Predicted 3D model of an 81-nucleotide RNA (c-di-GMP-I-GGC riboswitch aptamer) from a Deltaproteobacteria bacterium.
The sequence was found by an Rfam model in a public genome assembly.
Of the family's consensus pairs, 95% are formed in the model.
RNA sequence: AAGGAAAAAGCCAAACCCAUCGCGAGAUGGGGGCGGAAAGCCACGGGUCUCCGAAAACGCGAGAUAGCCGGGUUGCCUGUA
Numbered sequence: 001a002a003g004g005a006a007a008a009a010g011c012c013a014a015a016c017c018c019a020u021c022g023c024g025a026g027a028u029g030g031g032g033g034c035g036g037a038a039a040g041c042c043a044c045g046g047g048u049c050u051c052c053g054a055a056a057a058c059g060c061g062a063g064a065u066a067g068c069c070g071g072g073u074u075g076c077c078u079g080u081a
Stems, first nucleotide, its partner, number of pairs: 003078002011036002016031006034067001040073003044070003047065005052059002
């Protein structure tokens, strides 16, 4: 390396509220703190959600979600081989 969050220093920020953007899922900023050992980043695969077209099936259509799972990649502390 693997592993771990006991310690120490820190980090992020669920629901909800306010403002703004978006047709929408949702996003951004402020408050807030459920939780997280990558809850840092990436839409590559799957899932879920939204929009558009369509009677339906469906789409060789467009998006969202990384705090849904897997994967890729970078990192603080500790840490055995």

Lineage of the source: Bacteria > Pseudomonadati > Myxococcota > Myxococcia.